This is a predicted structure of a 72-nucleotide RNA (transfer RNA) from a Verrucomicrobiales bacterium. It was read from a public genome assembly. Model confidence (mean pLDDT): 84 of 100. Its Rfam family is "tRNA". It is annotated as a transfer RNA.
[in-house]
């Protein structure tokens, strides 16, 4: 070089075109408590980049980028 697959809050992970993007852990705040852990309330955080189908895109196409695997 060609295929083919992935790329979602810090992590891990769910979402077969109607998203206000759910959820565990972590984090942050307040409650409980003599302290601290547990617990229990609460909040903050995500679609890899661009572009095109669409009324509407994370979802479907193309391109790049990156990560894998396969193979000349």
């Nucleotide at each position: 070089g060609g295929c083919c697959c992935g790329u979602u809050c810090g992590u891990c992970u769910a979402u077969c075109g109607g998203c206000u993007a759910g959820g565990a852990c972590a984090c942050a705040g307040c409650c409980c408590u003599c302290u601290c852990a547990a617990g229990g309330c609460u909040g903050a955080g995500a679609g890899a980049g661009g572009g095109g189908u669409u009324c509407g895109a994370u979802u479907c196409c193309c391109c790049u980028a990156c990560g894998g695997g396969c193979u000349g």